RNA sequence: AGAGUUUGAUCCUGGCUCAGAACGAACGUUGGCGGCGCGCUUAACACAUGCAAGUCGCGCGAGAACGGCGGCAUUUAUGUUGCCAAGUAAAGCGGCGGACGGGUGAGUAACACGUGAGUAACCUACCCUCUUGUUCGGGAUAACUCUUCGAAAGGGGAGCUAAUACCGGAUACGCCUCGACGUACGCGAGUUCGUCGAGUGAAAGGUGGCCACUCCUAGGAAGCUAGUGCAGGAGGAGGGGCUCGCGGCCCAUUAGGUAGUUGGUGAGGUAACGGCUCACCAAGCCAUCGAUGGGUAGCUGGUCUGAGAGGAUGAUCAGCCACACUGGGACUGAGACACGGCCCAGACUCCUACGGGAGGCAGCAGUGGGGAAUUUUGCGCAAUGGGCGAAAGCCUUGCGCAGCGACGCCGCGUGGGUGAGGAAGGCCUUCGGGUCGUAAAACCCUGUUGAGGGGGAAGAACAUCUUGUAAUCGAAUAGGUUACAGGUCUGACGGUAUCCCUUGAGGAAGCACCGGCUAACUCCGUGCCAGCAGCCGCGGUAAUACGGAGGGUGCAAACGUUGUUCGGAAUUACUGGGCGUAAAGGGCGCGUAGGCGGUAGUGCAAGUCGGGUGUGAAAUCCCUCGGCUCAACCGAGGAACUGCACACGAAACCGCGUUACUUGAAUCCGGUAGAGGGAGGCGGAAUUCCUGGUGUAGAGGUGAGAUUCGUAGAUAUCAGGAGGAACACCGGAGGCGAAGGCGGCCUCCUGGGCCGGUAUUGACGCUGAGGCGCGAAAGCGUGGGGAGCAAACAGGAUUAGAUACCCUGGUAGUCCACGCCGUAAACGAUGUUCACUAGGUGUCGCGGGUAGUUUUACCCCUGCGGUGCCGUAGCAAACGCGAUAAGUGAACCGCCUGGGGAGUACGGCCGCAAGGUUAAAACUCAAAGGAAUUGACGGGGGCCCGCACAAGCGGUGGAGUAUGUGGUUUAAUUCGAAGCAACGCGCAGAACCUUACCUGGGUUUGACAUCUCGGGAAGUUCCGUGGAGACGCGGAGGUGCCCUUCGGGGAGCCCGAAGACAGGUGCUGCAUGGCUGUCGUCAGCUCGUGUCGUGAGAUGUUGGGUUAAGUCCCGCAACGAGCGCAACCCCUGCCCUUAGUUGCCAGCAUUAGGUUGGGGACUCUAGGGGGACUGCCCCGGUGAACGGGGAGGAAGGUGGGGACGACGUCAAGUCCUCAUGGCCCUUAUGCCCAGGGCUACACACGUACUACAAUGGCCGGUACAAAGGGUCGCGAACCCGCGAGGGGGAGCUAAUCCCAAAAAGCUGGCCUCAGUUCGGAUAGGAGUCUGCAACUCGACUCCUUGAAGUCGGAAUCGCUAGUAAUCGCGGAUCAGCAUGCCGCGGUGAAUACGUUCCCGGGCCUUGUACACACCGCCCGUCACACCAUGGGAGUUGUCUGGACCAGAAGUCGCCGGCCUAACCCGAUUUAUUGGGAGGGAAGCGCCGAAGGUCUGGAUGGCGACUGGGGUGAAGUCGUAACAAGGUA
Repeated sequence: AGAGUUUGAUCCUGGCUCAGAACGAACGUUGGCGGCGCGCUUAACACAUGCAAGUCGCGCGAGAACGGCGGCAUUUAUGUUGCCAAGUAAAGCGGCGGACGGGUGAGUAACACGUGAGUAACCUACCCUCUUGUUCGGGAUAACUCUUCGAAAGGGGAGCUAAUACCGGAUACGCCUCGACGUACGCGAGUUCGUCGAGUGAAAGGUGGCCACUCCUAGGAAGCUAGUGCAGGAGGAGGGGCUCGCGGCCCAUUAGGUAGUUGGUGAGGUAACGGCUCACCAAGCCAUCGAUGGGUAGCUGGUCUGAGAGGAUGAUCAGCCACACUGGGACUGAGACACGGCCCAGACUCCUACGGGAGGCAGCAGUGGGGAAUUUUGCGCAAUGGGCGAAAGCCUUGCGCAGCGACGCCGCGUGGGUGAGGAAGGCCUUCGGGUCGUAAAACCCUGUUGAGGGGGAAGAACAUCUUGUAAUCGAAUAGGUUACAGGUCUGACGGUAUCCCUUGAGGAAGCACCGGCUAACUCCGUGCCAGCAGCCGCGGUAAUACGGAGGGUGCAAACGUUGUUCGGAAUUACUGGGCGUAAAGGGCGCGUAGGCGGUAGUGCAAGUCGGGUGUGAAAUCCCUCGGCUCAACCGAGGAACUGCACACGAAACCGCGUUACUUGAAUCCGGUAGAGGGAGGCGGAAUUCCUGGUGUAGAGGUGAGAUUCGUAGAUAUCAGGAGGAACACCGGAGGCGAAGGCGGCCUCCUGGGCCGGUAUUGACGCUGAGGCGCGAAAGCGUGGGGAGCAAACAGGAUUAGAUACCCUGGUAGUCCACGCCGUAAACGAUGUUCACUAGGUGUCGCGGGUAGUUUUACCCCUGCGGUGCCGUAGCAAACGCGAUAAGUGAACCGCCUGGGGAGUACGGCCGCAAGGUUAAAACUCAAAGGAAUUGACGGGGGCCCGCACAAGCGGUGGAGUAUGUGGUUUAAUUCGAAGCAACGCGCAGAACCUUACCUGGGUUUGACAUCUCGGGAAGUUCCGUGGAGACGCGGAGGUGCCCUUCGGGGAGCCCGAAGACAGGUGCUGCAUGGCUGUCGUCAGCUCGUGUCGUGAGAUGUUGGGUUAAGUCCCGCAACGAGCGCAACCCCUGCCCUUAGUUGCCAGCAUUAGGUUGGGGACUCUAGGGGGACUGCCCCGGUGAACGGGGAGGAAGGUGGGGACGACGUCAAGUCCUCAUGGCCCUUAUGCCCAGGGCUACACACGUACUACAAUGGCCGGUACAAAGGGUCGCGAACCCGCGAGGGGGAGCUAAUCCCAAAAAGCUGGCCUCAGUUCGGAUAGGAGUCUGCAACUCGACUCCUUGAAGUCGGAAUCGCUAGUAAUCGCGGAUCAGCAUGCCGCGGUGAAUACGUUCCCGGGCCUUGUACACACCGCCCGUCACACCAUGGGAGUUGUCUGGACCAGAAGUCGCCGGCCUAACCCGAUUUAUUGGGAGGGAAGCGCCGAAGGUCUGGAUGGCGACUGGGGUGAAGUCGUAACAAGGUA
C1' cells in the first nucleotide's frame, strides 16, 4: 500500500466482498507448565443457608453460669453454702459509628456529567491551631423484681435505680439580634471592617498520680496536677449545597409549547438564593440558532481503531451521578429522605394456634431461572485501609491470598548432535524413478519441565510492654507526654517462590488451509448427486474448488468459526467527493431571515495573533531510568493532556463606530428594435352548414376494400347567407419574454431590454431556507359557445385474434368568462450573480468613422448589447464544452450517496375531485449504470457479385418399379449419418461368408503377439466313429534344416502345462490425432515497425477509379511484409520437331481385306518445343490502372476444363477404416459353429429408373465413336437352342487377339390417337447361368398375363455452350447380382431486358438494451409455491394526557372536653394537692401514593378478508420495448 467482482474486450461511475487490528466473548477440534490480569454483556428475575457494622466498663446502673477448690447436710442419686471463675459473659441506659466502605446501571437528554467560573446567597460531626469557660440545682427512666396478655412476633400494669441520658437557674471574652457613628467597596440596592450601647443564649464528667497548704487523718477527701472529655467563639484543612458560561444522541412523518406558567409586591419556608410555597397585581415566558413531544442512553478520565481528522465504545481501574422489591413519606442526625433504619400502600414469598405476624443478596460466597455464556456456600486480618476505644484490642466477604476457567496478554517446554543401505512402509509414477527424508532406526549427549529427596526466603513497618537517654508539663526525685536507641512480639498465602541432589528422552502437538483474491498439488471416490461457498463461483465421468489419502503452506498450546467495532471506504468527502449524458440544478420569478460584500482615512479591540498566569485529579498513552532471570506486569521521574478561564500586549485581516469617495447599484435626459402582457374593434382566405341555380350517377375512402353519402338528386359547379375557430405568403439558423410561452390588421393601457449622454444619490449590492406570485397540455366547477378537429363510443376493414395501427362516423374536450388544479423529456436534461482567460465566421439591435454623391441605401473599419457555428489553451470517463464554458476563481441557494421494492405505503399539508407535495421500511439482487470499441444483426442506407431472381430448356412433386430413410414390427430386423452440409450416404456388390445383430450349440492363455518349462519336426496326411457343424473320441504312418565331442543342442513350427497377458465393431468424436464436409474458389485474414487514443482499439485494409480478385493505379501517417487471389502443374484446342510398331496409307505394287511388300507424307501415338503478352492500332480514362472497338491469329483479354481451399466457423462428421487417453468386460461385452436376421410392411419422405406416346412404337436394312477391361481372365470362328445359354476352343499377358453390337442417326415399311402395336408393373408356367447351396433372398431367357399411368396440386430442382437435353459404350466392386456410382464419346439447343424483388455473399456507413451475437434480447396479465409488507370489522397489551371520586402513612396548620414528673403560683401541711405555662394523644383541615370512574393521545401483537410487491432451470396467453423492433 491494495485486491476480487458488471463487459466479447475497454475506460469511468458505483455498490458488494476480502486481506488488518481489536474483544469482559461464545462455539468446534485439540490441550504440557508458569507469571500477570480478567470472569452474568441476558432476568434492576426470584432467592434457601452462612457471613458482610460494630465498638467503648477510662460515661452508667445492675450482674450470671458451666467448671474447680473447701465446708455442711445426706435415704450418697444429690442438696446447700463460701471462695475462685469474675466485676467476666449476655442483656440494658448512654456515646460515637451504622450517610463511609461494598454493589448495580433500572431510571435520567437533566446543571445528571465534563470543563471553567461564581456564592457579598450557604452548611460542615470527627481532625488541627488560637481563645474563653467547665458553676448551682432538680425530676425521671431502662435494665432488674412482681404481675399480666399473646401461638408467635411482641406488648400492658405496678415497683426500685444510675449517668457524659433529661430538665431548670447563674455567668458571657467572642457569637447572635437591634440601634448609633465611622471606614472601604459598589452605578445602586447593599455589603465588609471598626467603636459604643441594649437584649438574648452554655457546659459533664470520667481516668491516672500527689499530700506542701484545709479536713478526717493508716490513707484518703477537698484541693493540686497530668492527660482526656464537655460548652461558647475565631480560623484552617478536607467535604458538601446552590447558581452561571460553554460542550457532548436520534426523529420535523413531533411546530407550536406554557397557568405557578413569566415577572413584580408582601409573607412563609430553607443551612442558603430562588415560584421553593402562598396571597394579590401585571401578561408575560420559551421556540426553526429546533421549543414542546417521541425514541434511545448513566456521564467522564479513558478504551478500540485510524497517518491524521474522525468513527465506535464507556467491562475491569479511577472521578461524578442515580438506585437499593415497586410507589409514597417523613423521623433521627453535622450529614439521609438512609442497600443490610422507620411508617404507609402494592406485588410476591414464608410462619401461624387464622386472631395475627415476618422478609427484601443491584454486599461476599451460593441456589433456581433466563441464556451462546461468566467461578468457591475457601483461608486470613500477617500486610494496606476503615469504625470504635486512652489502650490492649474487637469488628471489617473493604482488603490480602488461595481455588475454578487457555477468557486474554507474556514467557518456557515437548529435546540436542551425529546419522544414507537414502531402510521398511505410505503416496505418486512417463515404471526409469520421485517424495515423506536426516525424517526414523542406531550411536553420543543435555536435563528446562516432570517425578523423588533435602534446604528454604522477602513481604514485618508498627503498636503494646520493657530498658536507657534527652526534652517538656508539674510544688514534685509522683505521674504524664514527645523524640531517639536497644530488647520483646506478630505470616493467611505456605513448606509457597527459590536453591541443591538423584532419576531419566523418558509424560507433553495440534488446528486451519492449499481454484483466484491468498502462501500451499497430486491420486482416488463421487457424477448438477452428495456436497462446498467470504466474493467471484465449483459439482452434469479424468473436479488442484465436493469426500478421503499422500504431500505441502500458515500459525502454534493453541487453531479455526461465529458475533461486534474501526479500518481499507475519498462509500457523507472539515482534512477529502460530486450534480450536461453515470445518482444528483428547485419549472420560473419576487423577496424575508440568514450567509457574503467596493475604495481611502480614523477610533475601538468581540473574532484573530503573541508571550504570561491559573487550571486541565490520579491512573492510562509516550520518553528515560529502575524492580521481578526476560517479558507481560510493576515502580520512579519527565513530557504530554492539542481545552477552559484571567490579565497584558499587537492592530495587518475580519467585525463594530465614524469621516470621505465613485468604479458596483440605482435615478434622470435623448433615441431605438420587438409574435413581451392586457383590453376593445376590424379584415380576408379556407372548412362546414343553410337557401337557390346548373347538372346526373355516382361520390368518398384505401395497399385493396367496406362501413358512409347519393335518384327524397349527392359529388362537381355558380350565387347568396350563417357561424365558429385559426391567421397562408412575409417567416428566417430571425425577434420578444424570468419561465410557461408569444405570430392577421388598427387603437388604448402597460412591463422589460438595448444604445448614446452626461447630471444626481453615494455601496443603496449579490444570493436567498421558509413565504408569496406566475406557471404548457390534459383535467375539474358554473355559465356561454361549438365551424373544423377529435379521447370515449359505434360501425367497416385488417388479422389466428385486433378491445390497435387504416377507413366512415362521433361525444366530452379544444374556444370565451370567472374560479380551481400546479404537473411535464416545465430540457441547454447545464441554478443565480460577478471577475478573468487566443482567435475566426454569420446574424439581430443601437452608435461612431471613412469613401464615392448632400441625405438615403450598400461595401469596409470600429464600440456596446443579443443570438448561432467553428475552434486555441484548459477541462472532461469519453462523448464533448470551449468569452452564451462543462475553462480559471469568488458568493449564496437547491440537490445526490448501489439496483429493485418506490416516488410506493403510513402520517401530515393542499385540492370539489382527479390527484399533488413531503416521504420511508421489511424483503431481495451482485449488480444496476455512463461513454466509447470490435463484431453480429436490422421488415436501416449506399456500392457490388453469384443459375440468386428474371428470361429460357428440361425435370421433381401425381403413376409403377428400384433404392435409401423415418415409423412400425420382430428373437433380431447390427451400427453410424439428421436442415442446407443425413436420406442410390459409410455399402466400388448382405443367399453362406461378409456380420458387428438374434436363437441355439461349443470353448477359456484363447482365432492372433511376446516370454518360461516339458514333449514332439511341422505340415499335407490317412482311417474309423458321434454330431447340423464347431468340435469330441480312437487309431495308423512319418521325417527334414543348422551345429555337433554323436550323448545331444539350436532356429522355426505343432502339442501339453502354469501365469504374466491376449482379445473386445464394448462406452466416450463433448478427452484426442488423422482424415473429411461446409460457409467458399467467397476475397478475404493477419503481422512488424511507426503514428493516434488513458484504454479496448484505430491507422495500414478507409477514400477516388478499376478488376473475376485486398487485381492494379492514384491519393493518404503510414512504410513494409506474410497466408490467400493470380501464375508455376495436368488434360484439351493450333503449329513445329523427334520417333514410326501392334497404329497410318498419299503415291507404287498386291489383296476379298493396310492382307502383304513398301513408305513417314497424312491421321494417330507420346516425348520435346513454339504460341497469347492488352504485344500492335484507334477511342475513352488522370500521357495511370484499366475499359470499348479493330487488325492479325488455331486460340484474345483468366481460351476451355481439372488439381489446388487463407485466418477461421459449425464442441459439424467419424473411437465401426486406422491410431489413441480414460472407463468397462475377462469360463465373457472375447473366440468358434449351425440356422435366422440386416431383404419384415398399414404407412410417410428423399433420390432415381421406366413411362404416359406419333420429334413416337415396332420390323427390316445401313453408317459413324471415345474411353476402358482381359491369363483363377477376355474368349473369336463354327455348331446347337426362339432365347438366356450350351458345345467349341482359335487368338490374346494385348495400339496386334477378345469383350464389341455402339445407340440415337439415316433409310424402307407398318401402326393413326386408341389405355392403343403406348406403357410395362403384377402374376402363372417353362428354363438358363453362377455358386457347397438361389426356400426365406440372385440375375437372366422364353411363352402367357397385361396393372397404374393420357404430362402431374401447393410447392420445388438443375442448367449460360459443346452447356442443358437426348443417345448409347466402358470400368471399379464382383463366383453371381447395377435403374446406383465413376468415366467415355455421339447428336446438340433456347435464353439472359435487367438487378425492383426471393436466397447467399463482399465492402463502406448507420442504429442497437444483441455478444450462446435476431433461432438474440425482452414486457405484462394469468396459474402454482414461498417470503416480507400495506389496508382491515375488530380484539388484546404497553406508555401517557385531562376531568372527577376517594384518600394510607406523613409533614405543616388548626384545635373547648382526654392525659401530663421537672418550670411558675397557691393551698393545706411535709407529703400530697389545685391552678398556670409547656408537652402528648385524639380530632379537624391543606397537600398527598397506590386505587376507582369517565374521556383522549401514542405505540405494538393477533385478525376473516383484501391490495399490490419480491423471489422461484425448463407452465399459459400474446409481442409492448431494443435495428425505422416492423404504427419512431